Predicted 3D model of a 1394-nucleotide RNA (small-subunit ribosomal RNA) from an uncultured bacterium. The sequence is in RNAcentral, with records from ENA.
RNA sequence: AGAGUUUGAUCCUGGCUCAGGACGAACGCUGGCGGCGCGCCUAACACAUGCAAGUCGAACGGAGCUUGUUUUUCUGAAGUUUUCGGAUGGACGAGAGAUAAGCUUAGUGGCGAACGGGUGAGUAACGCGUGAGUAAUCUGCCUUCCAGAGGGGGACAACAGUUGGAAAUGACUGCUAAUACCGCAUAAGCGCACAGCAUUGCAUGAUGCAGUGUGAAAAACUCCGGUGGUAUGAGAUGGACCCGCGUCUGAUUAGCUAGUUGGUAAGGUAACGGCUUACCAAGGCGACGAUCAGUAGCCGGCCUGAGAGGGUGAACGGCCACAUUGGGACUGAGACACGGCCCAAACUCCUACGGGAGGCAGCAGUGGGGAAUAUUGCACAAUGGGGGAAACCCUGACCCAGCAACGCCGCGUGAAGGAAGAAGGCCUUCGGGUUGUAAACUUCUUUUACCAGGGACGAAGAAAAUGACGGUACCUGGAGAAAAAGCAACGGCUAACUACGUGCCAGCAGCCGCGGUAAUACGUAGGUUGCAAGCGUUGUCCGGAUUUACUGGGUGUAAAGGGCGUGUAGGCGGAGAUGCAAGUUGGGAGUGAAAUCCCGGGGCUCAACCCCGGAACUGCUUUCAAAACUGCAUCCCUUGAGUAUCAGAGAGGCAAGCGGAAUUCCUAGUGUAGCGGUGAAAUGCGUGGAUAUUAGGAGGAACACCAGUGGCGAAGGCGACUUACUGGGCCGUAACUGACGCUGAGGCGCGAAAGCGUGGGGAGCGAACAGGAUUAGAUACCCUGGUAGUCCACGCUGUAAACGAUGAAUGCUAGGUGUAGCGGGUAUCGACCCCUGCUGUGCCGUAGUAAACACAAUAAGCAUUCCGCCUGGGGAGUACGGCCGCAAGGUUGAAACUCAAAGGAAUUGACGGGGGCCCGCACAAGCAGCGGAGCAUGUUGUUUAAUUCGAAGCAACGCGAAGAACCUUACCAGGUCUUGACAUCGAGGAAAACUGCUAGAGAUAGCAGGUGAGUUCGCUCAUCCGAAGACAGGUGGUGCAUGGUUGUCGUCAGCUCGUGUCGUGAGAUGUUGGGUUAAGUCCCGCAACGAGCGCAACCCCUAUCUUUAGUAGCCAGCAUUUGAGGUGGGCACUCUAGAGAGACUGCCAGGGAUAACCUGGAGGAAGGUGGGGAUGACGUCAAAUCAUCAUGCCCCUUAUGACCAGGGCUACACACGUGCUACAAUGGCGUAAACAAAGGGAAGCGGAGCCGUGAGGCCGAGCAAAUCUCAAAAAUAACGUCUCAGUUCGGAUUGUAGUCUGCAACUCGACUACAUGAAGCUGGAAUCGCUAGUAAUCGCGAAUCAGAAUGCUGCGGUGAAUACGUUCCCGGGUCUUGCACACACCGCCCGUCA
Repeated sequence: AGAGUUUGAUCCUGGCUCAGGACGAACGCUGGCGGCGCGCCUAACACAUGCAAGUCGAACGGAGCUUGUUUUUCUGAAGUUUUCGGAUGGACGAGAGAUAAGCUUAGUGGCGAACGGGUGAGUAACGCGUGAGUAAUCUGCCUUCCAGAGGGGGACAACAGUUGGAAAUGACUGCUAAUACCGCAUAAGCGCACAGCAUUGCAUGAUGCAGUGUGAAAAACUCCGGUGGUAUGAGAUGGACCCGCGUCUGAUUAGCUAGUUGGUAAGGUAACGGCUUACCAAGGCGACGAUCAGUAGCCGGCCUGAGAGGGUGAACGGCCACAUUGGGACUGAGACACGGCCCAAACUCCUACGGGAGGCAGCAGUGGGGAAUAUUGCACAAUGGGGGAAACCCUGACCCAGCAACGCCGCGUGAAGGAAGAAGGCCUUCGGGUUGUAAACUUCUUUUACCAGGGACGAAGAAAAUGACGGUACCUGGAGAAAAAGCAACGGCUAACUACGUGCCAGCAGCCGCGGUAAUACGUAGGUUGCAAGCGUUGUCCGGAUUUACUGGGUGUAAAGGGCGUGUAGGCGGAGAUGCAAGUUGGGAGUGAAAUCCCGGGGCUCAACCCCGGAACUGCUUUCAAAACUGCAUCCCUUGAGUAUCAGAGAGGCAAGCGGAAUUCCUAGUGUAGCGGUGAAAUGCGUGGAUAUUAGGAGGAACACCAGUGGCGAAGGCGACUUACUGGGCCGUAACUGACGCUGAGGCGCGAAAGCGUGGGGAGCGAACAGGAUUAGAUACCCUGGUAGUCCACGCUGUAAACGAUGAAUGCUAGGUGUAGCGGGUAUCGACCCCUGCUGUGCCGUAGUAAACACAAUAAGCAUUCCGCCUGGGGAGUACGGCCGCAAGGUUGAAACUCAAAGGAAUUGACGGGGGCCCGCACAAGCAGCGGAGCAUGUUGUUUAAUUCGAAGCAACGCGAAGAACCUUACCAGGUCUUGACAUCGAGGAAAACUGCUAGAGAUAGCAGGUGAGUUCGCUCAUCCGAAGACAGGUGGUGCAUGGUUGUCGUCAGCUCGUGUCGUGAGAUGUUGGGUUAAGUCCCGCAACGAGCGCAACCCCUAUCUUUAGUAGCCAGCAUUUGAGGUGGGCACUCUAGAGAGACUGCCAGGGAUAACCUGGAGGAAGGUGGGGAUGACGUCAAAUCAUCAUGCCCCUUAUGACCAGGGCUACACACGUGCUACAAUGGCGUAAACAAAGGGAAGCGGAGCCGUGAGGCCGAGCAAAUCUCAAAAAUAACGUCUCAGUUCGGAUUGUAGUCUGCAACUCGACUACAUGAAGCUGGAAUCGCUAGUAAUCGCGAAUCAGAAUGCUGCGGUGAAUACGUUCCCGGGUCUUGCACACACCGCCCGUCA
């Protein structure tokens, strides 16, 4: 940074789609590790359970426990003494009291609970953001200054007793303490009230000074260090209120508002205020979008983008709002309070039915919803918060851990060597290629994971103590390549290709599109490409999209200029001067939180991540300054604009009057049979007198000529003439005003035709309607009639291709040439002519513009100002709503759904019942046919066991087939074979051939006989038999997979290229034009110059002559024989076949452009390519052929192959094509005569002779051919006969008898003889061929072939008619024009129905 997609191709417009990035994501497949983040977007749905706000005994009275001291009571040990009875002694222990210390704590009291944590329902708002303000305000704890702290009083909990209730929880009586509560004294300073002075402020006011009145404390606690408390001020912090600006969509929401807007007074608040109340006034908001409706927490930021923007508001941070729903206050410094209270509502739970309890949008967790989102974890170690003097206590804030690839970042799944390029897979042209150094194998390493040992920082500035995370990070050692790769794509866009399967099926697809038998697009496999612990898909946003265009678009024809004017708001605005400083510019100051982004450093091994610093935050406010530009104020100017005045032009408007021509009608005359109308007719009118014609009259409408891309008007529009009224423009003059201007949303007005209303009018024309035609139909076009309407007046409608498809205004930017109006100048005077100015209206054209066409001073050029409008096609200018209208309808004006295009300009073709030019047996002029009959032949159809297959308008149909009795043969039924009828390889064996016999329809089977060549002696060659297997074979399919060959347009004159030039390009030019030709043949001209394939010529035959040669050809002259060029001889002639000549517009005349060329002539055998043939450009028809042949792929393989005998291809109600024979006298028949050319011949042609009526037979001379033979030419001419008839025409059909070919003529051959003697008397519509040795007519030959032509293909004989001409039919060429066609008119396409 672009790409795909509209077309045959091109350029443009324009939409759709893709490649990029991002995500709190989800889904599919897959999944090794770690770090850092992140995790209910849906039901502000309901919640079990546990925890999330307490703390202070250094405020207080109690209660309990422990310890010490002391008093006392009881018990009474050791010891001492003893009369052994005891005495003494008093330890240990137990109890009670006092006292001291410590601990715990229900209650009173203090502080906290208004923080922290959650959520985004509501809110379009001073809610938020930003910047100001409060002279209109509050602030616990904290800091600081200063001053006090004197002396009293009365209660209430706890507790005890009684008592209600199931419980929750009370009630009554009595006792008691305080830093709980309440008075009194004191008052420096302070607050408030009153009045005074001074200073000061924009104002309400503020400050200072002095005076009067009034207002408070816990002598508490103490470890004696302090802690705590009161009043006032200041600070800090945190709130409250007010204001400027900004903050989504809809006008198919245009009016909203009654405490509403303001004032006065009062109340209320910390404080201002309609915040509340009473009274007064009638205001306030709104197109700069009020009100209403919909949607939404806002921001820092985040994503994207080059930026401007667009989207978004998870996590982190700031603000707001909310706490089941709605309302309310209390306490307090602070709440109208998530884990407080009261009331109401819904829901849940408990209950003894009387009554009570509750609120996870705190952390976990449950159900539900959903595509979807985690643990009922550890610890207060750190950071922070609450309480406390402190120790400490509390803390689901927070710090950590767990789960999830949800995201970002990092690492790994090994590294080096290793070619027999292994095996396997896949492909293959079978040779190989690829997977692929990949693997195996060798050497090496050990990150991560695993095991073991050690082991932190985080802890906080002297020491000690204190770690949830955690035996974690990290370090060391160990073992072993060991445990660790997938996903998507591979037709183009877009990197990456082959095979098989499938066969418009299954399926794919983001767009174009792919799939109908050879799919790189479906599915699978191999391979490849991309990314990688992920990869794809889906969803959403930005980008690309300059596709809403501020940056940065358009509007003649692609979507888009309002039908036109006037004018309001608004926007924009001429020249000079001065001032101000709102915009503008510059400097300073404040703010723009932190985090984020960016830059520079630093810390985790790196990175992600984190920390520090800087920059930035493009904004807002304020201050100082400048004064060019815009603005504002004042003064001034005249060029913009307007006024005045003079002259002239005009279908400008409106009203009244008036004129002639014409149509129609009426009356009268003349006059008679038609008129009228059409492509042709008919309806219609007319003997009751039309049409025509003459005269008179009536009525309505429109104004011929003039008349002109002439005039006027804003547009619509305006056309006889006259008059009245009236608008605008233009030229000249330069007197006046002094920017008064331009545009113009809404508004108002005008606005063709048709239509509507009321009333007139109505000649012609004429929707509807009627009739006649046309037509398959004809609700049309054509004709005859004809109503509304067209006309007038008044009113409505308000639209048109209302178009220059081009909004208005101003300025500038080469020219040339017309025309209309008004001037000026020179010079002459002439109505002219020349030069020149302004205004209008045309054409051409430069620059420039434009996609091109084109526009071009009347811009679509270069600029400025303002308005309208556009944003893919269809749906649709439709629906709904609003407004307007009597109605018809108009105006405003969507969506669902659907398509990948719709469109503009130009190009090349094809096409046109478009045009110009030209050609062709294309028509015309002629000749002969076909179509009717019979037969032959081919085809369709039908039939059949089979009637094998192909060919299908011309360009299939006497075509493949130059020849189906068997064979051919591919078809059918039957009988047989399975490595095969045919080819190659091949173990082994044998020669093979050939001959004969038997069975059978034959294929075949069985038997018998019978034998090689070469040799280095190993064997080989040819042939046959032959197991198994590779393979053969296929006239099976696809001519739409192909080669080759062919047809056709068309022997038409065309089809192209190189270089140059023009065009953005497709393309054009050349190749067009003027002539000419059979011809793109040639000449001339020309931005073209050349060239190629075609044309022509070169080739063959033929027409004339020369020369060479002379047998098998010929015979003029000579000889001979005469039956004959038979023989001698000759090559003159004919002829044969080689080489040459000849024709070239060469010559003459005329025309033409002094050309090409044309016309005529001479000479010549032949004259203007002499006649004929071969020769077929680029291409078209998916034309024909897989059945000539070749061939890819598919299919069959004891059969779709091969063999055999028989049948069929020859069928037969019909239909069509092509031919033959005829219908007769230009003829038939008979008799006797004449003249060809070109060919064939050995499994052949076959003479003569003989036989047969004949087909033919017997015999066999000659001939591989200028020798012999087929072979007779026929029409023709002569003579004779027939005499117009189904015949002496015609010969079909049938019968009998034969001939020939052939193994074989039944199905199914040809021919002969005799007999039979059908249709047919010249052919409807329609249609074919032919322009000269041609048509027509006559016979002859050959290929194929055993036999079998009316076909095909050659040959000669006789031998015409006509062509004025190019209007028409058909085909073709060329130029031009139109085009919505490009599969190209057999196109495209519209409507109805199914």